[in-house]
RNA sequence: UGAGCGGGCGUAGCGAUCGCGCCAUGGCAGUGCCAUGUCGAGGAAAGUCCGAACUCCACAGGACAGGGUGGUGGGUAACGCCCACCGGGAGCAAUCCCAGGGAAAGUGCCACAGAAAAUAUACCGCCGGUGGUUUUUGGAUCAUCGGUAAGGGUGAAAUGGUGAGGUAAGAGCUCACCGCGGGGGCGGUGACGUCCCUGGCAGGGUAAACCCCACCCGGAGAAAGACCAAACAGAGGUGAAGGAGUUGUCCGCUCCGUUCUCGGCGAAAGUCGGGUUAGUGCCCGGGUAGGUCGUUCGAGUUGUCCGGCAACGGGCAACCCAGAGGAAUGAUCGCACAUCGAUCUCGUAUCGGUGAACAGGACUCGGCUUACAGCCCGCUCACCAC
RNA sequence: GGGGAUAUAGCUCAGUUGGGAGAGCGCGUGGAUCGCACCCACGAGGUCGGGGGUUCGAGUCCCCCUAUCUCCACCA
Numbered sequence: 001u002g003a004g005c006g007g008g009c010g011u012a013g014c015g016a017u018c019g020c021g022c023c024a025u026g027g028c029a030g031u032g033c034c035a036u037g038u039c040g041a042g043g044a045a046a047g048u049c050c051g052a053a054c055u056c057c058a059c060a061g062g063a064c065a066g067g068g069u070g071g072u073g074g075g076u077a078a079c080g081c082c083c084a085c086c087g088g089g090a091g092c093a094a095u096c097c098c099a100g101g102g103a104a105a106g107u108g109c110c111a112c113a114g115a116a117a118a119u120a121u122a123c124c125g126c127c128g129g130u131g132g133u134u135u136u137u138g139g140a141u142c143a144u145c146g147g148u149a150a151g152g153g154u155g156a157a158a159u160g161g162u163g164a165g166g167u168a169a170g171a172g173c174u175c176a177c178c179g180c181g182g183g184g185g186c187g188g189u190g191a192c193g194u195c196c197c198u199g200g201c202a203g204g205g206u207a208a209a210c211c212c213c214a215c216c217c218g219g220a221g222a223a224a225g226a227c228c229a230a231a232c233a234g235a236g237g238u239g240a241a242g243g244a245g246u247u248g249u250c251c252g253c254u255c256c257g258u259u260c261u262c263g264g265c266g267a268a269a270g271u272c273g274g275g276u277u278a279g280u281g282c283c284c285g286g287g288u289a290g291g292u293c294g295u296u297c298g299a300g301u302u303g304u305c306c307g308g309c310a311a312c313g314g315g316c317a318a319c320c321c322a323g324a325g326g327a328a329u330g331a332u333c334g335c336a337c338a339u340c341g342a343u344c345u346c347g348u349a350u351c352g353g354u355g356a357a358c359a360g361g362a363c364u365c366g367g368c369u370u371a372c373a374g375c376c377c378g379c380u381c382a383c384c385a386c
Numbered sequence: 387g388g389g390g391a392u393a394u395a396g397c398u399c400a401g402u403u404g405g406g407a408g409a410g411c412g413c414g415u416g417g418a419u420c421g422c423a424c425c426c427a428c429g430a431g432g433u434c435g436g437g438g439g440u441u442c443g444a445g446u447c448c449c450c451c452u453a454u455c456u457c458c459a460c461c462a
Stems, first nucleotide, its partner, number of pairs: 001382009013335006020040002023037006042358001046369002049367004054221004061251004066217005071085005086100001087098004101212002106210002108206003118159001123152002125148010160178006179201001180199008225293004234284001236283004242256004260275006286461003300319008337355007387458007396411004405442001413429005435451005
């Protein structure tokens, strides 16, 4: 000098004066007022992407559908999050990135180009045989048959790769190394790593294609829900001896209900058909839009010690940091800080302006993602100089 | 605070086996007509809301962001 990683602050800070809100205490006397005191927005409060706690679906289960995650081992209340390691890739490196199981369970897809993208094949070529034409001879050229996939072209991808030998020309045809499949030894909790042996070797890619494998998941959500008060209009319609219940379906289970009457069969229990009743479901219509709770002591914060590579866990001590309910936290002055400009005696100077960014709770917490101006601290790598 | 949708030509809308971006209306030119409308023919017009990823290839599959629209209570 450049780069990489981690942490902190969030400039609205401190003091004073006035103003605002909850709560507590006291007073007045009445649904309020006054006085005093403590406290009073964020690192993302945002997106609503995940997880949980909490509440409801009367109780307690099972299966399917559907959905989620995806290397291994840990952490956590849990997670799709965090930590460490393994594998692959980028980088000189510090470091960073990866929706990272399976293509030999099966079914799909690979357009166009190209001979050919799977039942594999031969466009240009290479080699050999036969025949014809031509030629002084090498040779050139045409047709046909056979061999070939190393070279060239097309393409994102062309039937393992590189090198040597071999061959008429070539090819795992042979060999060496690498890759792939199988077996074994050693190390590791494991993913894996490493070494040895063996086989010429299933043509490739694609699973953020369907799918298979492993593990996990009821659903809805604070406008969830619990309660109080008030008012009105429900002789309304319809289905129905069945209906309802967990907010995907089915089973199971449970709850409510099964009225009356006629006819047939039957000894009875019961059963078949018709009419009828309505707990309950749905539709239509009417009334209200008021009040209280849910609502903040937490998987909490800070400091320190111990264990652990770390995430994190445990012990001890201290602290209580919005809880509004149409929604409070503001204004002025001074100082400090940051920044801009001017002046000059160039000093921690003087004067003036600005308060930077992203942006504000509403049930709480653990994360992820996105937005963001400026400053501070620490560690690491590379290069250059002394 | 939370739930559900939508975004493609100037406008209204199609487009899921992932390989070409379309239809109607509107616009322009020409034809036709005395002239206009209707009609006929031709043509122009597109960051598929934005960014990243998977794949040879994305309007379409996945992730993130933006904008717009819509829904939420009680009695009986």
Molecule: RNase P RNA; transfer RNA
Organism: Planctomycetota bacterium